[in-house]
Molecule: c-di-GMP-I riboswitch aptamer
Organism: Paenibacillus sp. J31TS4
RNA sequence: CCAGAACAAAGGAAAACCUGUCUGAAAAGCAGGGGCUCAAAGUCACGGGUCUAAGGUACAAGAGACUAGGACAGCCGGACUGCCUGA
Numbered sequence: 001c002c003a004g005a006a007c008a009a010a011g012g013a014a015a016a017c018c019u020g021u022c023u024g025a026a027a028a029g030c031a032g033g034g035g036c037u038c039a040a041a042g043u044c045a046c047g048g049g050u051c052u053a054a055g056g057u058a059c060a061a062g063a064g065a066c067u068a069g070g071a072c073a074g075c076c077g078g079a080c081u082g083c084c085u086g087a
Stems, first nucleotide, its partner, number of pairs: 012038002017033004022029002036074001042080003046077003049072003055067003
C1' cells in the first nucleotide's frame, strides 16, 4: 500500500410510536420527541419490485375497476462517494 473483516475506539443515521393552525388528493414527506436496527440504513429513481390514484379511461348512476407525470434509497440490484483498524 492492497485485500479482508471485530470481540475495539471515535462518531453517524434514525424503525415503530407520539406531537403539528406544516406540505400533499393520497401514498408519503418535513420539523420536534423517540430508538428498532444499520458497516454504507451516505447520495442518486438507472433496472426490477412495492404503495397511492388527484387527473384520466370505461360503465346509465352509485359502489368499485384500470392507469404514474406522484411516492418508497430502512425492498433488491446498479452507479458514485466514505470513518477507524486488530486476528